[in-house]
RNA sequence: GAAAAUAGCAAACUCGGGGUAACUCGGGGACGCAAAGCCAUGGACCCGUUGCAGGCGGGCCGCCAGGCUACCGAA
Numbered sequence: 001g002a003a004a005a006u007a008g009c010a011a012a013c014u015c016g017g018g019g020u021a022a023c024u025c026g027g028g029g030a031c032g033c034a035a036a037g038c039c040a041u042g043g044a045c046c047c048g049u050u051g052c053a054g055g056c057g058g059g060c061c062g063c064c065a066g067g068c069u070a071c072c073g074a075a
């Protein structure tokens, strides 16, 4: 990130499974993605617990940053 090329991933929804839940795994399915590859490090948000606060535990990388890696190659 311009034109292409080789590829890749997979939203909603749905079927089956796990979980108190958030959510997640596998199949189908494509809204989209130049990192929509990986990392929970800082925030945000979500769930559980605590009467509240505060705290503790969990989720989320396709919310914003940050770190590491990767295909092509014009300015």
Base pairs, nucleotide, nucleotide: 001072008033009032013028014027015026016025017024018023031062037068038067039066041065042064043063045059046058047057048056049055050054
RNAcentral holds the sequence, with entries from Ribocentre. Predicted 3D model of a 75-nucleotide RNA (c-di-GMP-I riboswitch aptamer) from Syntrophotalea carbinolica. The coordinates come from a structure-prediction model, not an experiment, and the mean pLDDT is 88. The model forms 95% of the base pairs in the Rfam consensus.